[in-house]
Context: one part of a larger RNA
RNA sequence: AACGAACGCUGGCGGCGCGUCUUAAGCAUGCAAGUCGGGCGGCAAGGUGGAGCAAUCCAUCCUAGAGCGGCGGACUGGUGAGUAACGCGUGGGUGACCUACCUCGAGGCCGGGGAUAGCCGUUAGAAAUAGCGGGUAAUACCGGAUGUGUUCCGGGCGCUAUGGCGUUUGGAGGAAAGGGGCUUUGGCCCCGCCUUGGGAUGGGCCCGCGUUUCAUUAGCUAGUUGGCGGGGUAAAGGCCCACCAAGGCGAUGAUGGGUAGCCGGCCUGAGAGGGUGAACGGCCACACUGGGACUGAGAUACGGCCCAGACUCCUACGGGAGGCAGCAGCUAAGAAUAUUCCGCAAUGGGCGAAAGCCUGACGGAGCGACGCCGCGUGUACGAGGAAGGCCGAAAGGUUGUAAAGUACUUUUGUUGCUGAAGAAUAAGCGGGGGAGGGAAUGCCCCUGUGAUGACGUUAGGCAAUGAAGAAGCCCCGGCUAAUUACGUGCCAGCAGCCGCGGUAACACGUAAGGGGCGAGCGUUGUUC
Numbered sequence: 001a002a003c004g005a006a007c008g009c010u011g012g013c014g015g016c017g018c019g020u021c022u023u024a025a026g027c028a029u030g031c032a033a034g035u036c037g038g039g040c041g042g043c044a045a046g047g048u049g050g051a052g053c054a055a056u057c058c059a060u061c062c063u064a065g066a067g068c069g070g071c072g073g074a075c076u077g078g079u080g081a082g083u084a085a086c087g088c089g090u091g092g093g094u095g096a097c098c099u100a101c102c103u104c105g106a107g108g109c110c111g112g113g114g115a116u117a118g119c120c121g122u123u124a125g126a127a128a129u130a131g132c133g134g135g136u137a138a139u140a141c142c143g144g145a146u147g148u149g150u151u152c153c154g155g156g157c158g159c160u161a162u163g164g165c166g167u168u169u170g171g172a173g174g175a176a177a178g179g180g181g182c183u184u185u186g187g188c189c190c191c192g193c194c195u196u197g198g199g200a201u202g203g204g205c206c207c208g209c210g211u212u213u214c215a216u217u218a219g220c221u222a223g224u225u226g227g228c229g230g231g232g233u234a235a236a237g238g239c240c241c242a243c244c245a246a247g248g249c250g251a252u253g254a255u256g257g258g259u260a261g262c263c264g265g266c267c268u269g270a271g272a273g274g275g276u277g278a279a280c281g282g283c284c285a286c287a288c289u290g291g292g293a294c295u296g297a298g299a300u301a302c303g304g305c306c307c308a309g310a311c312u313c314c315u316a317c318g319g320g321a322g323g324c325a326g327c328a329g330c331u332a333a334g335a336a337u338a339u340u341c342c343g344c345a346a347u348g349g350g351c352g353a354a355a356g357c358c359u360g361a362c363g364g365a366g367c368g369a370c371g372c373c374g375c376g377u378g379u380a381c382g383a384g385g386a387a388g389g390c391c392g393a394a395a396g397g398u399u400g401u402a403a404a405g406u407a408c409u410u411u412u413g414u415u416g417c418u419g420a421a422g423a424a425u426a427a428g429c430g431g432g433g434g435a436g437g438g439a440a441u442g443c444c445c446c447u448g449u450g451a452u453g454a455c456g457u458u459a460g461g462c463a464a465u466g467a468a469g470a471a472g473c474c475c476c477g478g479c480u481a482a483u484u485a486c487g488u489g490c491c492a493g494c495a496g497c498c499g500c501g502g503u504a505a506c507a508c509g510u511a512a513g514g515g516g517c518g519a520g521c522g523u524u525g526u527u528c
Stems, first nucleotide, its partner, number of pairs: 001527003005524005012375006018368002020333001025331003029328003034071003039068002046061006078286003087211008097203002102199007110144001112142002119134006151172009178191005212258003219249003224246004229241003261283004265276004288309005311322004339365001341364003347361001348359004378408004388399004412469001413465006422455001428449007472517005477498003483512005493500002
C1' cells in the first nucleotide's frame, strides 16, 4: 500500500460498485422455455338462430385446454468438483472438415398412396400410466416422374507439390408442400418448400512455443512405436480391427505422487520481479454419483431419455416420483456473506406475417459503513478570561473564544407544491413517388399521424420551518506525533520489538490535559 474480509467500540446522508472464499453438503414452496390457428384435424364453455311442453337436439359464430406438426428447449443463467492436458495462452495449418436460421446467385415445386394421434367405444391400475377395437387430417410419413447443376465410379486431355485442381465424356444414386391476401377467375402478390454454388457466422481436428511442485518418484510402455490393407467419422489419425516389423519415451526429468480450472487482468513495486485469478470479459470442464446412446445443423444435452448406485418422498405394498453448482428461500457447516420483492417500460433472446406471448437474462427496488468517492454535524462576533474540572506551597496556570450571550445562514433533515430524461417507434391510418403489370391486393422508397414507464411519492426545482435531528475511535517510555496527578505495589495488569510493574510507575488502572484519524477508528488474518 492492498482486501469478496472477519471481530470490538461507534454510526447522519447520497452516488457508484460488491456481497456463502467454508459443505460440487442436503433441500419444503413458488417461479427460471416456450411459441405458432397464416401447417393440420378438430373443440369445452359462451353468443346467435331454429325445433321441442321440457330435458335436450340441430345449425352457425367464436375461442380455452389437449393432440399431430414446425422452430426453439445445444442460447441465456450457475458453479470450479475434475483436469498438469493441445485444457489454456500465443502463432500457424486443414491439398483432412461441418455449419440450422441470415445473405447473394442459378434451377425447380409434376403426379399418386397408406397410416396414426386427437376423437368415439372399451379394458387393467390406488396412482404413474398402459392396452384393445373403430375411424380421421396435414408443411407428418412413403413410393413414382423429371433432375440443369450437384455427389460417387470409370476413361481422355492439361496444370501440379503421389492423393489435388481445371476441362471433356460414359454410367450410377438422390428432391419438393403447401398456406395467406387480391382478382375482371386468366392470373398476380406475400410467407414458405426442394436441389445447388458462393458469402457471413459458429464450430471440429492437427502442429510449433509457453504453462506448478517433489528425484526422500529412475526407469516407463503390448495397441505399446511404425508399416500395409481395411472399418469408422463431417474430417487426418492405432480412433478401431487383421497381418507384418520391434519399436517408442526418458537426467533438456520419462513414469509416478502432491497441488491447481487457464487467460485478459487485479494487488504490490522505481523497475525487474513477487503474489493472485472475487466482481467484468474470453476459453474449458461439470450439472445427485457412475455409465450409455437417441433426436438433431449442432448435445453425448443443468430444468430431455435409458441403466446402475446412494439418498428423499408417495403407495391401496402390486408399484411409482425426484435432482436449486438458475432466482429467491430453508437446514447444516462456519469468524463470515442479502429479499420466498417489482416489471417486461428499456436492452437482448425464442416463436410468430403481424398483433403479441414467454423471458428470476436483464432493468430496477430492498438489506449490509463490505469497499471507493462526495457532503454534513453550523458561521461570525464574543473576557486580561464566568462557573465547574485538573494542576500548583501560594501567587497563579490550564481547559479557553471554548461556553454563555449577540447576530446570521439552512447544505442536509422534516413538511408541502412542482417536475424532466430514460420512448426509439411498432401495428394501424393518411399523403407523395417508383419498378413490373391489363387490374386489384401486395412490394420498395420518402413523409405525416400514431399507444406504451417497473423504477416513481424518481432526479431536479420552488416554498415553509428551525441551530434546529447528526461524533466517535485509537494513542501519549523509545521506535512514533502527543504528559501530569492519583490509585496499585513483580499484585492487578500491559506488550508489535526493546521491555514496564517489588511504595514517588511519563509504560498497569482512572482522571485532566494533549496527539492522530474522522462516519469512522482500532485489532486480527493474508499478499507485495

A computed fold for a 528-nucleotide part of an RNA from an uncultured Spirochaetota bacterium, annotated as small-subunit ribosomal RNA, 5' domain. The RNAcentral record of the full RNA draws on ENA. Model confidence (mean pLDDT): 83 of 100.